About this RNA
Glycine riboswitch aptamer from uncultured Shewanella sp., 115 nucleotides, folded computationally. The coordinates come from a structure-prediction model, not an experiment, and the mean pLDDT is 77.

RNA sequence: CCUCUGGAGAGAUCCGGGCUGUUGGCUGUGUAUCAUUUGCGGCACACCAAACAAGCGCCGGGCGCCGAAGGCGAAAGCCCCUUUGGGGUGAAACGCUCAGGCAAAAGGACAGAGG
Numbered sequence: 001c002c003u004c005u006g007g008a009g010a011g012a013u014c015c016g017g018g019c020u021g022u023u024g025g026c027u028g029u030g031u032a033u034c035a036u037u038u039g040c041g042g043c044a045c046a047c048c049a050a051a052c053a054a055g056c057g058c059c060g061g062g063c064g065c066c067g068a069a070g071g072c073g074a075a076a077g078c079c080c081c082u083u084u085g086g087g088g089u090g091a092a093a094c095g096c097u098c099a100g101g102c103a104a105a106a107g108g109a110c111a112g113a114g115g
Base pairs, nucleotide, nucleotide: 001115002114003113004112005111006110011063013062014061015060016059017058018056019055020054021052022051023050024048025047027046028045029044030043031042034039064102065101066100070098071096072095073094077089078088079087080086081085
């Protein structure tokens, strides 16, 4: 370094938008039946705007939170100097949370086995 396995934590948060979907339309087209020459209703498709619940690895914003990718910080010690101090070096699972993350999936420090 590679493969396999295990691998925690924290809102399935709130608001707005978008998409999918449902309902609706004396909107259009087509279709079968009935009536009969044109119309009502049904079905399918298209379109329209309104409402609605749910969903979405979607977009933007708000508050809260997590630490185990990464990143940053520095204790003892050691070294140097102009020496009651100053500077350098200096680890982590400690601290900070920039990044990242807060259902699942993915990721994941680290551990075990193999190469």
NCBI's taxonomy places the organism under Bacteria, Pseudomonadati, Pseudomonadota, Gammaproteobacteria, Shewanella. The RNAcentral record of the sequence draws on MGnify. The model forms 90% of the base pairs in the Rfam consensus. Its Rfam family is "Glycine riboswitch aptamer". Rfam's curators write: This family represents the bacterial glycine riboswitch.